[in-house]
Context: one part of a larger RNA
RNA sequence: UCAUGGCUAAGGAACUAGGCAAAAUUGACGCGUAACUUCGGGAGAAGCGUCGCCCCCUUCUGGGGGGCCGCAGUGAAAAAGUCCAGGCGACUGUUUAUCAAAAACACAGGGCUCUGCUAAAUCGAAAGAUGAUGUAUAGGGCCUGACACCUGCCCGGUGCUGGAAGGUUAAGUGGAGGGUUUAGAAGUUUACUUCGAAGAUCUCAAAUGAAGCCCCAGUAAACGGCGGCCGUAACUAUAACGGUCCUAAGGUAGCGAAAUUCCUUGUCGGGUAAGUUCCGACCUGCACGAAUGGUGUAACGAUCUGGACACUGUCUCAGCCAUGAGCUCG
Numbered sequence: 001u002c003a004u005g006g007c008u009a010a011g012g013a014a015c016u017a018g019g020c021a022a023a024a025u026u027g028a029c030g031c032g033u034a035a036c037u038u039c040g041g042g043a044g045a046a047g048c049g050u051c052g053c054c055c056c057c058u059u060c061u062g063g064g065g066g067g068c069c070g071c072a073g074u075g076a077a078a079a080a081g082u083c084c085a086g087g088c089g090a091c092u093g094u095u096u097a098u099c100a101a102a103a104a105c106a107c108a109g110g111g112c113u114c115u116g117c118u119a120a121a122u123c124g125a126a127a128g129a130u131g132a133u134g135u136a137u138a139g140g141g142c143c144u145g146a147c148a149c150c151u152g153c154c155c156g157g158u159g160c161u162g163g164a165a166g167g168u169u170a171a172g173u174g175g176a177g178g179g180u181u182u183a184g185a186a187g188u189u190u191a192c193u194u195c196g197a198a199g200a201u202c203u204c205a206a207a208u209g210a211a212g213c214c215c216c217a218g219u220a221a222a223c224g225g226c227g228g229c230c231g232u233a234a235c236u237a238u239a240a241c242g243g244u245c246c247u248a249a250g251g252u253a254g255c256g257a258a259a260u261u262c263c264u265u266g267u268c269g270g271g272u273a274a275g276u277u278c279c280g281a282c283c284u285g286c287a288c289g290a291a292u293g294g295u296g297u298a299a300c301g302a303u304c305u306g307g308a309c310a311c312u313g314u315c316u317c318a319g320c321c322a323u324g325a326g327c328u329c330g
Stems, first nucleotide, its partner, number of pairs: 001325008010316002014314001019311001027051005036041001038146001052068007069073001081309007088301002093105002109144007121130003147296004152226003157223002159219005166214003172208002177203005184195004227245005254288001255285001266282005
């Protein structure tokens, strides 16, 4: 010096990103126990008292009375710190084996959708298998996530479902026409030119031709989306009101400087002597918003944030002790 323990005057979080770490609380019995609440809880809430030994009585693991000692009687050890407020997630659970345990995942509950059984879906080349020795109160997929109150408007785009009149459209069918070849014919002239049946072969127009797409509807707890400018009231300010442009429709209820607010430490109130955090409001929402769920919510949480009491070497500010290591010598 380091590690692990122990003690510490006065103060008591002044430490620090943060009470991290430590201290404190701790048992049994009796009394007592708030807001809130889904009436179960909250709750061991909080808070207060008793506890040893000896004698007597007694209805005898208990109760009552009397006495004794200490600073201290659950005399050592073991053995909850508590409260207030808020965010998130209802809860118990699950997870990054080896830096993340959470607000992430799951969940009961809710919804949409597919599937009539040789089911849909999935694996496989197939046979076959799972689904399921199940049968729509079943099975698969997707989203949301207890509960309470609710879940607004838009189908123009994309998707899905349905429709079939018309347009477009593949292979195929079709075969008009054209090319090549030449038996032959004709003409020039002895080797060419022109025409050219049948057959063979190459090519090929019209016509015909399904789904799809175009088209017509439906559908948002499908993917998604949910405006701008100008004027106006007898102080001022503001605008219930009016005008106008655009859109498929212009954000409803609720919430709101929020896990979302840039400006911003917004403004006001509370708490502090002093508060970029916190709580309650306001609304000017850069850029909340309704199952990509909205707003609340008792209980729960090794969750996150702010505050209080108790407590303490976290600190003011260090000191001492014990054990081990290190160091020096051997």